The prediction has a mean pLDDT of 75.
The RNA shown here (Bacterial RNase P class A) has 384 nucleotides.
The sequence was found by an Rfam model in a public genome assembly.
Rfam family: Bacterial RNase P class A. Rfam links the family to the GO terms dimeric ribonuclease P complex, ribonuclease P activity and tRNA processing.
């Protein structure tokens, strides 16, 4: 410089006309109007997927009462919901941090495997019970002995009946830790050689043999395969130390060491969870409308302290929509960005400029976004 990914931040500016709305100060002919000043849609306002505050009812219960009702505390059982470990938070299925696993990608190794940061997580428990694991296979869990292989009988000498034990083989994803890498024995398999038996016939030769092809054996050497033997070592399980608050991890000794798998199957276990919602709800009054709730909030900036951090305390600033059939707008002129084209490289002309609109508030998640800029990790590539 390039590409890939992840996070952040902006997403238009300025100036005049002018049109609609809240607040407010004056005045006036006050259902209002005239003038001045000051504000007026977002990173998501969208989905409405958690969660709350705040309003009312509702369970249980405790004090007061003028007996109307007030004020405090509580949320069983069930539905339903989360779920590794510490921590934040008004709470969350959110955030932080920080353990495990799994991918992909780079190093290391002959391997099996480690190691590094980056991504994702559907992470609690399988001896509480229950379910499933198709085919294959003897057996798919506290399950199993098919072949082979020993023991001990029978026999028509083909084979069969009881045991035993689980190193081999055979099925399988998975069947008594789970592999890599060597070495080599029984024994296998090539190749050579000799040695010898059938067979068949080429050549030689007087017969007898000899020679040549082919097949079986037997020794002998080479070169391979192959372990249940052995060597080193990898990854898991137990067990002990030792470190951390903790999930965990990291060493050490052994080991003839399965205590299979599966729970986003049903279930168990721990913690959460009373309903219903601003079209709740509360005031007036002529039962239909007016009016509050409506905008000062777990608000915003910016410092100081503490913490890895998410956040938290002090301090101090700032006032920055409040509509109600539903305002927050439109025009000009002038710049930003992007893109096509053009140049005399100062510029110039076109065109274009996302996703998209408050309705009670507020922290989250997720979805949609033209284009621009920050920064972080990976891998290329060049230069030193």
């Nucleotide at each position: 410089c390039g590409a890939a990914u992840c996070a952040g931040a902006c997403g238009g500016a300025u100036g005049g006309c002018u049109a609609c709305u809240c607040c407010u100060g004056a005045c006036c002919u006050u259902u209002g109007g005239u003038u001045g000043g000051g504000g007026g849609a977002g990173g998501a306002a969208a989905g409405u997927c958690c969660g709350a505050a705040c309003a009312c009812u509702c369970u249980u219960u405790c004090g007061c009462u003028u007996c109307g009702g007030c004020g405090g505390a509580u949320g069983u059982c069930g539905c339903g919901g989360u779920a590794a470990u510490g921590g934040g938070u008004a709470a969350c299925g959110c955030c932080c941090a920080c353990c495990c696993u799994u991918g992909a990608u780079g190093c290391g190794g002959u391997g099996a495997c480690g190691c590094a940061g980056c991504a994702a997580g559907a992470g609690g428990a399988c001896c509480a019970g229950u379910u499933c694991c198709a085919c294959a296979g003897a057996g798919a869990c506290a399950a199993u002995a098919c072949u082979a292989u020993c023991c001990a009988g029978u026999u028509u000498c083909g084979a069969u009946u009881g045991g035993a034990g689980a190193a081999a083989g055979g099925u399988g994803a998975a069947a008594a830790g789970u592999g890599u890498g060597g070495u080599u024995a029984a024994g296998u398999a090539u190749u050579a050689a000799u040695u010898u038996g059938a067979a068949g016939c080429u050549g030689a030769g007087a017969u007898a043999u000899c020679u040549c092809u082919u097949u079986g054996a037997a020794u002998u050497a080479u070169u391979g395969c192959u372990a249940g033997a052995u060597c080193a070592c990898u990854c898991g399980g137990c067990u002990c130390u030792c470190a951390g608050u903790g999930a965990u991890g990291a060493g050490a000794u052994g080991c003839u060491u399965g205590u299979g798998g599966u729970a986003a199957a049903c279930u168990c276990u721990a913690c959460c969870u009373a309903g219903u919602g601003c079209a709740a709800c509360c005031c007036u009054u002529u039962u239909a409308a007016g009016g509050g709730g409506c905008u000062u909030g777990a608000u915003u900036a910016c410092g100081u302290c503490g913490g890895u951090a998410a956040c938290g305390a002090c301090g101090c600033u700032a006032a920055c929509a409040g509509a109600c059939a539903g305002a927050u707008g439109g025009u000009c002129a002038u710049c930003g960005u992007c893109a096509g084209c053009u140049c005399u490289c100062g510029g110039g002309c076109u065109g274009a400029u996302a996703c998209a609109g408050a309705a009670u508030u507020c922290g989250g998640c997720u979805u949609a976004u033209a284009g621009u800029c920050u920064g972080g990790u990976u891998c290329g590539g060049u230069u030193a």